[in-house]
C1' cells in the first nucleotide's frame, strides 16, 4: 500500500410497508342569510402591460389530504449515513428578480456513535429534523501511570482480525 473479513449502539444508520396521533373539526364542499362591488382584491414576496376568479363575514351540515412525526415489524447496511457547497435538470399561472421545493451528479467541506441542555434556522407545532456551542457517556486508537483501571490527547482517510 492493496484484497477480504468485522466491532461500536442508554433507540448505531438508511429506505419501503402496517397502524396510530397531530395537521384539523382546519382547508375545500353543500344550503341559508348579510355586507361591499364593477372597481377593489385574490393567485407565496417585489415588479409588470399578461391570463384566471367577484369578493368578505354569521351561525348550520357534512368534511379531507400533503408536508413533518411515533409504533411495529420486514429489507439493506456499519461513512452506515447526514448536512453543507457547486453544477446543469424540473416545480411554485404568465415575463423579470429574489426565494422556496424536488430529485440527480461531483477525486468538494464538516461530522467516531446516540442521548441531555441551550441558541438559530426549519416547522402547524409543546411534535420533529438541521447546525453551532457545552458538560457528561460510549467505542477505538496513542502516551502517562503498576494489573483492573484511571488520566490527558486525537479522529472514521480511523480502529480490529487476515491474506499478499
Nucleotide at each position: 500500500u492493496g484484497g477480504u473479513a468485522g466491532a461500536g449502539g442508554u433507540u448505531g444508520c438508511g429506505g419501503g410497508u402496517u397502524u396510530c396521533a397531530u395537521c384539523a373539526g382546519u382547508a375545500a364542499c353543500c344550503a341559508u342569510c348579510c355586507c361591499c362591488a364593477u372597481a377593489c382584491g385574490g393567485u407565496c414576496c417585489g415588479g409588470g402591460a399578461g391570463a384566471c376568479c367577484g369578493g368578505g363575514g354569521a351561525g348550520g351540515g357534512a368534511g379531507a389530504a400533503a408536508g413533518g412525526g411515533a409504533a411495529a415489524g420486514c429489507c439493506g447496511c456499519c461513512g452506515a449515513a447526514g448536512c453543507g457547497a457547486a453544477a446543469g435538470g424540473c416545480u411554485c399561472c404568465c415575463c423579470c428578480g429574489a426565494g422556496a421545493g424536488c430529485a440527480u451528479u461531483u477525486a468538494c467541506g464538516c461530522u467516531g456513535g446516540g442521548a441531555c441542555g441551550c441558541a438559530g434556522c426549519a416547522g402547524a407545532a409543546u411534535a420533529u429534523g438541521c447546525u453551532g456551542c457545552g458538560g457528561a457517556c460510549u467505542g477505538u486508537c496513542a502516551c502517562a501511570g503498576a494489573a483492573a483501571c484511571u488520566g490527558u490527547g486525537g479522529a472514521g482517510a480511523g480502529c480490529u482480525a487476515u491474506c499478499a
This is a predicted structure of a 164-nucleotide RNA (Lysine riboswitch aptamer) from uncultured Angelakisella sp.
It matches the Rfam family "Lysine riboswitch aptamer". Gene Ontology term of the family: lysine biosynthetic process. From the family's description: Riboswitches are metabolite binding domains within certain messenger RNAs that serve as precision sensors for their corresponding targets.
The organism belongs to Angelakisella, within Bacteria.